[in-house]
c-di-GMP-I riboswitch aptamer from Paenibacillus sp. GP183, 90 nucleotides, folded computationally. Its mean pLDDT, the model's own confidence on a scale to 100, is 85. NCBI's taxonomy places the organism under Bacteria, Bacillati, Bacillota, Caryophanales, Paenibacillus.
RNA sequence: UCUCGAUAAAGGCAAAACUGGCGAAAGCCAGUGACGCAAAGCUAACAGGGGCUUAGGUGCAAAUGCGCACUAUGCCAGCCAGCUACCGUA
Numbered sequence: 001u002c003u004c005g006a007u008a009a010a011g012g013c014a015a016a017a018c019u020g021g022c023g024a025a026a027g028c029c030a031g032u033g034a035c036g037c038a039a040a041g042c043u044a045a046c047a048g049g050g051g052c053u054u055a056g057g058u059g060c061a062a063a064u065g066c067g068c069a070c071u072a073u074g075c076c077a078g079c080c081a082g083c084u085a086c087c088g089u090a
Base pairs, nucleotide, nucleotide: 004088005087012037013036017032018031019030020029021028022027035078041083042082043081048080049079050076051075052074056071057070058069059068060067
C1' cells in the first nucleotide's frame, strides 16, 4: 500500500413510529427515538443500472364525469453501483 472486518480501541450514523413544518405526491427538514449499518460518508447535470411519485403535459373516456394510460424537469444513495475514508487482530 492492497485485500480483509476482530467478543479490539476511539468514535460515528440513525430505521420504524410519534409531534411540528414543507410538498400534488414520492419524499424532505427539525425534535424524540433506535431497527440496524465497516462506509447507513459523498455522488441522482437522460454524467452507470434500478425503483417510487405523477404536479404539469399528451392521449382516451366521460359530462349522471373528476377516471384510465404514457411521461420527470420531482424523489430514493438504508436497492445495486462509482468515488473517498478511521482502526489494524488474523